[in-house]
Molecule: Lysine riboswitch aptamer
Organism: uncultured Schaedlerella sp.
RNA sequence: AGAUAGAGGUCGCAUUUUUUAUCAGUAUGCUGUCGGAUGCACAGGGGCAGGGGAAGACAGCGGAAAGGAAAAGAUGCCGAAAGGGUAUGAUACCUGAAGUCAUAUUGCUUGGGCAUGGCGUGAACAACGACAUGACUGUCAUCGCAGGAUGGAGUGCUAUCUGA
Numbered sequence: 001a002g003a004u005a006g007a008g009g010u011c012g013c014a015u016u017u018u019u020u021a022u023c024a025g026u027a028u029g030c031u032g033u034c035g036g037a038u039g040c041a042c043a044g045g046g047g048c049a050g051g052g053g054a055a056g057a058c059a060g061c062g063g064a065a066a067g068g069a070a071a072a073g074a075u076g077c078c079g080a081a082a083g084g085g086u087a088u089g090a091u092a093c094c095u096g097a098a099g100u101c102a103u104a105u106u107g108c109u110u111g112g113g114c115a116u117g118g119c120g121u122g123a124a125c126a127a128c129g130a131c132a133u134g135a136c137u138g139u140c141a142u143c144g145c146a147g148g149a150u151g152g153a154g155u156g157c158u159a160u161c162u163g164a
Base pairs, nucleotide, nucleotide: 001162002161003160004159005158006157009078012077013076014075015074016073017072018071019070020069028062029061030060031059032058033057034056038049039048040047042096043095044094045093081110082109083108084106085105086104087103088102089101090100091099111137112136114134115133116132117131119129120128121127139152140151141150142149143148
């Protein structure tokens, strides 16, 4: 250096199925009253609807879903994976932007889960992200007889094999 096998655990990680809560009495449909010219998410174009009443507001009757979360089961796993960047594609009739989603790629960041804090994402008192702090945990290095202390990072650690 390469190959193979393996370890971490207060919820280790992801996927998936079912259930639950949230989203939300929200979006939205219909009806009525008011309203009085716009509306079809943003920009441009095109088209359509609209004084036989647009947007909007209120009331009544109905009333979701996606993303995000939790629990249990199953499956695959131990850079498991998550986040970020880049590229490509999809996204209301066309073009574009934003956002979102998908795929590929990238050692750019994070050893792991937990708690607290403000910040960001988020509908969110959920959850997640980076940061700071704290104790815990696996691992290695250094110091130590030892208990332990300090420090590092998964580009790591352990075992075996091969090569130089």